[in-house]
RNA sequence: AGAGUUUGAUCCUGGCUCAGAACGAACGCUGGCGGCGUGGAUUAGGCAUGCAAGUCGAACGAUCUUUCCAAGUGUAGCAAUACAUCUGGAAAGGGAGUGGCGAAAGGGUGAGGAAUACGUGGGCAAUCUGCCUUUAAGUUGGGGAUAACCUUCCGAAAGGAGGGCUAAUACCGAAUGUGGUCGUCUCGGGCAUCCGAGAUUAUCCAAAGAUGGGGAUCCGCAAGGACCUGUCGCUUGAAGAUGAGCCCGCGUCCUAUCAGCUAGUUGGUGAGGUUAAAGCUUACCAAGGCUAUGACGGGUAGCUGGUCUGAGAGGAUGGUCAGCCACACUGGGACUGAGACACUGCCCAGACUCCUACGGGAGGCUGCAGUCGAGGAUCAUUCGCAAUGGGCGAAAGCCUGACGGUGCGACGCCGCGUGCAGGAUGAAGGCCUUCGGGUUGUAAACUGCUGUCAUGAGGGAACAAUAGCCGGUAGAUUAACACUCUAUCGGAAUGAUAGUACCUCAAGAGGAAGCCACGGCUAACUCUGUGCCAGCAGCCGCGGUAAUACAGAGGCGGCGAGCGUUGUUCGGAUUUACUGGGCGUAAAGGGUGCGUAGGCGGUUCCGCAUGUCGGAUGUGAAAUCUCAUCACUCAACGAUGGAAUGGCAUUCGAAACUGCGGGGCUAGGGUGUAGGAGAGGAGAGCGGAAUUCUCGGUGUAGCGGUGAAAUGCGUAGAUAUCGAGAGGAACACCGGUGGCGAAGGCGGCUCUCUGGACUACUACCGACGCUGAGGCACGAAAGCUGGGGGAGCAAACAGGAUUAGAUACCCUGGUAGUCCCAGCCCUAAACGGUGUACACUUGAUAUUGGAGGGAUUGUCCCUUUCAGUGUCGGAGCUAACGCGUUAAGUGUACCGCCUGGGGAGUACGGUCGCAAGAUUAAAACUCAAAGGAAUUGACGGGGGCCCGCACAAGCGGUGGAGCAUGUGGCUUAAUUCGAUGCAACGCGAAGAACCUUACCUGGGUUUGACAUGUGGCUGCACGCCUGACGAAAGUCGGGAAGCCUUCGAGGGUGCCACACAGGUGCUGCAUGGCUGUCGUCAGCUCGUGCCGUGAGGUGUUAGGUUAAGUCCUGCAACGAGCGCAACCCCUGUGAUUAGUUGCUAACGGGUAAUGCCGAGCACUCUAGUCAGACUGCCUGUGAUAAGCAGGAGGAAGGUGGGGAUGACGUCAAGUCAGUAUGGUCCUUAUACCCAGGGCUGCACACGUGCUACAAUGGAGAGUACAGAAGGAUGCAAGACCGCGAGGUGGAGCAAAUCCCAAAAACUCUCCACAGUUCAGAUUGAAGGCUGCAACUCGCCUUCAUGAAGCUGGAAUCGCUAGUAAUGGCGCAUCAGCUACGGCGCCGUGAAUACGUUCCCGGGCCUUGUACACACCGCCCGUCACAUCAUGGGAGCCGAUUGCACCCGAAGUCACCCAACUAACCGUAAAAGGAAGAAGGUGCCGAAGGUGCGAUUGGUGACUGGGAUGAAGUCGGAACAAGGUA
Repeated sequence: AGAGUUUGAUCCUGGCUCAGAACGAACGCUGGCGGCGUGGAUUAGGCAUGCAAGUCGAACGAUCUUUCCAAGUGUAGCAAUACAUCUGGAAAGGGAGUGGCGAAAGGGUGAGGAAUACGUGGGCAAUCUGCCUUUAAGUUGGGGAUAACCUUCCGAAAGGAGGGCUAAUACCGAAUGUGGUCGUCUCGGGCAUCCGAGAUUAUCCAAAGAUGGGGAUCCGCAAGGACCUGUCGCUUGAAGAUGAGCCCGCGUCCUAUCAGCUAGUUGGUGAGGUUAAAGCUUACCAAGGCUAUGACGGGUAGCUGGUCUGAGAGGAUGGUCAGCCACACUGGGACUGAGACACUGCCCAGACUCCUACGGGAGGCUGCAGUCGAGGAUCAUUCGCAAUGGGCGAAAGCCUGACGGUGCGACGCCGCGUGCAGGAUGAAGGCCUUCGGGUUGUAAACUGCUGUCAUGAGGGAACAAUAGCCGGUAGAUUAACACUCUAUCGGAAUGAUAGUACCUCAAGAGGAAGCCACGGCUAACUCUGUGCCAGCAGCCGCGGUAAUACAGAGGCGGCGAGCGUUGUUCGGAUUUACUGGGCGUAAAGGGUGCGUAGGCGGUUCCGCAUGUCGGAUGUGAAAUCUCAUCACUCAACGAUGGAAUGGCAUUCGAAACUGCGGGGCUAGGGUGUAGGAGAGGAGAGCGGAAUUCUCGGUGUAGCGGUGAAAUGCGUAGAUAUCGAGAGGAACACCGGUGGCGAAGGCGGCUCUCUGGACUACUACCGACGCUGAGGCACGAAAGCUGGGGGAGCAAACAGGAUUAGAUACCCUGGUAGUCCCAGCCCUAAACGGUGUACACUUGAUAUUGGAGGGAUUGUCCCUUUCAGUGUCGGAGCUAACGCGUUAAGUGUACCGCCUGGGGAGUACGGUCGCAAGAUUAAAACUCAAAGGAAUUGACGGGGGCCCGCACAAGCGGUGGAGCAUGUGGCUUAAUUCGAUGCAACGCGAAGAACCUUACCUGGGUUUGACAUGUGGCUGCACGCCUGACGAAAGUCGGGAAGCCUUCGAGGGUGCCACACAGGUGCUGCAUGGCUGUCGUCAGCUCGUGCCGUGAGGUGUUAGGUUAAGUCCUGCAACGAGCGCAACCCCUGUGAUUAGUUGCUAACGGGUAAUGCCGAGCACUCUAGUCAGACUGCCUGUGAUAAGCAGGAGGAAGGUGGGGAUGACGUCAAGUCAGUAUGGUCCUUAUACCCAGGGCUGCACACGUGCUACAAUGGAGAGUACAGAAGGAUGCAAGACCGCGAGGUGGAGCAAAUCCCAAAAACUCUCCACAGUUCAGAUUGAAGGCUGCAACUCGCCUUCAUGAAGCUGGAAUCGCUAGUAAUGGCGCAUCAGCUACGGCGCCGUGAAUACGUUCCCGGGCCUUGUACACACCGCCCGUCACAUCAUGGGAGCCGAUUGCACCCGAAGUCACCCAACUAACCGUAAAAGGAAGAAGGUGCCGAAGGUGCGAUUGGUGACUGGGAUGAAGUCGGAACAAGGUA
């Protein structure tokens, strides 16, 4: 730091996905050790059990136990003494109680809460603060009770009631008043109320003791007390510290489909209340307060330091640790107290659980463990107070599930190990293999060594001493050397973790490696299995018989006690864009204007200092992060110090910019004067042309309409034509990318009213400006309401056509509507698909309206300038297209809008509307794309140019008949297989009776019909003769002769066995090779350069020309290659060479005749070499070119004619059955042999041919002329036989020598238009030939028979000259033949082409495209089926909540208080008073109830559309002019 994915390819837009890091995690596989952390995220669900808050006897009384002391008594004893008991005292201890302090901390959780919260910074002149520290003063003197205890009673229990005794640091009066408090005054200060200090008399207000020591003196019998002194308490103050409370500024999630909220509401006054300000509460008064800078409502959420991520800005998050808040079964309430409305306190209500004697009671783990439940998921009912901290205590000490430890969990981070070195025969095994080998792999074995961890044994810590204790020293206090306190020195004791860490020794490589991945992204490849199955998958996508993508294996890659998966967050994502995005066409400019709030704002001077900048101060807790150092062996973890903490506040300065206040200016803006232009708007009036209708005239049979028709109109007189009239609507020409308007829009003429812009002048105002959320106004057409009007046009509708259908396109009619008035609607591709305003930035040209100048008869022209409207184009911009002073350039200001496609501009809700509907506007679900621009192709019922027997013009056919042949189909045991539009179908097949032959039936063989190798046997062969069975193949027998040799069991043969052979079995969609086709069409490309971000383009396009990308010219192209052409072959002319087997002119000879012979090579011919034709020449034309037209010459003229030759590629075209070949299948059979059958089968259909239908013919007779081939298992002459096929026979010929070997034509005669003297199918008979063999199933001949057929429907084929047509001849295959086929040869020998509109095919250019498997493309909608999510829905069921009312617990407050009452007053005692108080009443008040709503969720017969599915149905809407743009 990026990558994959839209396309044939490209650039862009844009989403989806991946690689990284992290986690309180979970799951799968695996698992050696240690350190440090961390662990109920879900049901704030329910909880058994144990523990988690006590302590103080130095506050108090009583009681119990133990020990000791003293005195007494009793018993025993002579006594000492022992025992028992009582009293008193001392010490220690126990369990309750009164009292004090604590229990408001610590610990847990995150339900609620969007502000009574938190963070940060301030304020309290509006406050409180136990314990603690400092300081001032005091601590006097009394009183009455009450728990405990005893006793009575009630109750199952919990517990409660009555009576009696008693203490205090419990409670209550009184005194004193340093002080405090209220009032008044003075001074000082401040911030409005006020604050501080001082003075003053008056008001009110305190207290408690406990304990240690002590020499005199006093009291007391004693103990002891007074007294002195120390310590700890207590009281009143003043300060401090700490903690708390209240208030304020700023910050703190989503939602406007929540827009208005609020009656204690906002303020005031009085009163109450609080520690304290305050509507905090109450009475009265006023009517305020909040809100678009988001009130109110709804949803969600503990907040923060921080944590994770990120380059940062940000985003997400708030577990552990720390600060704050909230809560403690749910709801409400107060009490006590310094502090609570109180987690392990109280009262009430509710739900739940438990106990119960049924009357009534008890309880609250969101403390630590633990349990159940729910869940994918989270631990021990552990040890200790040794340390740290907390409570109480004077202290010892006690308590402490805080805490310190241990345990469990790979949950995380960090560290260590599972050995190290040598070791090649590169072992075995595995895997792969081209069978050679490669790889696993120095890996192992083996040799040497080490000893971390674990194991065993031994030793063995720190954390623990500034508390207390003991012993000194010094100091303080004091009358004091007691006591006590402080400081210091020394000593003893105290350890849960733990016999742990750590150290030493011993033994032995011994106990310790897995997980994931291997198509691309993304490091890592092969084999086997499977066969769109099973499966994989994060995205793209793999799998349909050769899967690096599934599964297994080997190998390899990554990480490693872990590795993967899943989930979540950030990143990548500049994909919400502050940093850092966009809006002409990709998503995105509001239909237009006016204008409110808001935002922004010209120039100059002065002032202020809100923003801004600088300095200082305070704060920004600690921890975290970071840096340095230190320390656990290192690291993680930790310690110390620094830095940082972008912030907030206070204060001091600065004044450029912004802002604010004030004074000026004129360039923005506005006003004025003078003008001209204009379909700008509104109203009224007027006009002509045309359509239609009415009336009248003329006139007669049609009119009208269409692609063609019909419906329609017309003899009742239409259409046509003339005249008159009526009525409505629209305004030809001018008219123009001309004008005006904000947009919508505006068009005959005149008048009235009226808005705006422009030009010139520069007189006036003096920033008055720009934009503009809401708001208001305008807003085409259609539509709606009411009233008019209605000529034409024309939705709906009717009819006629078209069509498979035609609810359309076309035609004939035709109603709303279109028009006017009034009122709604408010939307458009309302588009320049481009918001408004201002400024700046090269130009050219046209036009509209002004103004200035020049020159003029003349705004005719030229020129300058302002405002508008267009075109082209520079820089620049843009993904490109394009925009380009009228910006999409460069900037500024403001508004609107966008964030993948579909669902959807839809649902619900709101607003508006009479309605139609408009506006605002989601989600579930689903896809990996959807899209923009441009490129190359392909295609078009797009265009242009051009070509082709493509059409046309002709000639002859096919399609009809019969036959031949091939194919389909049918049949069959088999009818072997392949070829299937052109480009399969007389094709593979240039020869199916057997063979061929691959098919079928039957009979046989199994190393095989054929090849190679190894081993064994044979020492024989193969073969020959022969018998049996048999259809043959073959099987079973018999026999004769009998190997070669260099002598090595070497070669050969046969047999047996093993490797293997064999397969026309499959796959032409695994292949090679060959072939067809487009197409003998003129195309297809490359190098360099240039253009383009790129795919690509250019070249190859253009203007001409050609058969041709043929050539010329031009051109950012210049060249080149494969094609074209030429070179090659045949043919047409000539020359030359050669002259037999060819030829014969001249000469000679000869025959019945013939080059027959001699001779010759002149001619023909043969076959070699040359020549010739090149637009070379002329004329015209053309760009003077290429070329074209004509002409000359020439055998031949513009490629002379024909052939061979087939570019890049297309069709997964054809062929595994010609051969080759990967894979796969069969192996006593899918191989091989044989016989017979089949490939020839026949209702039928098609293709290709032959023969005909006749007189241009048929028959008979006569007669002439070829070329090219072939010939030895051959061609075969003459001759003879046969009507003939043919036979006999055999001259000649391995061929310019011999043979096969011509027909039509021509001449003469007959036939006269008929199913014939046409035609010849079919059938019968008789023959011939080939062949082992003509039955299935050959060909030919003769005689006889004599079918269909009289020129062929729709349609369709070939051919442009030696061609078509027509006539025969030859050859290959081949024994023969189905050949009428194929390939060639010659004879005779035409017609026509105006021309390129149309059909077909092709080439080039261009255009459109939603196609790229490329139009046989793509693709839309209904319907049917299945699945999914969702809206509506009579309703039904919840949750939350509002309002009103009812009931009203506990409790505070207020009032009453006649029961009752120790402290004070009063009295001798009382009565009584004061005070209190049970109780009662009232206000408020939780839960509950009733009614009416609101919001939200679930469900619901039925219903609406949506999405997705295999190859369903119907059509054919869109993409090309998509066939009606």